[in-house]
RNA sequence: GCUCUGGAGAAUCUCAACGUUUGAGUACCGAAGGUGCAAGGCAGCCGGCGACGGCAGCCGAAUCUCUCAGGUCAAAGGACAGGGC
Repeated sequence: GCUCUGGAGAAUCUCAACGUUUGAGUACCGAAGGUGCAAGGCAGCCGGCGACGGCAGCCGAAUCUCUCAGGUCAAAGGACAGGGC
């Protein structure tokens, strides 16, 4: 990576158009994807005899975070887990 199985959450909301979709509005969810950073590490500038102090930079995880995207009957999707290749 492929395949099989399991797999949550949250309005079947309101209005308009009309035919499984589109637009607008409000509320909500986090588990496609994406955003942000902790410990720690790297190295720089300034002050200082020194110990040290101050300033800013880079790397840096997640099921955390944000809610951009996506989602809120079912279907589809689905992080992750197990089996097989």
Description:
Glycine riboswitch aptamer from a sheep gut metagenome, 85 nucleotides, folded computationally. RNAcentral holds the sequence, with entries from MGnify. Its Rfam family is "Glycine riboswitch aptamer". Its family is annotated with glycine biosynthetic process in the Gene Ontology. Rfam describes the family as follows. This family represents the bacterial glycine riboswitch.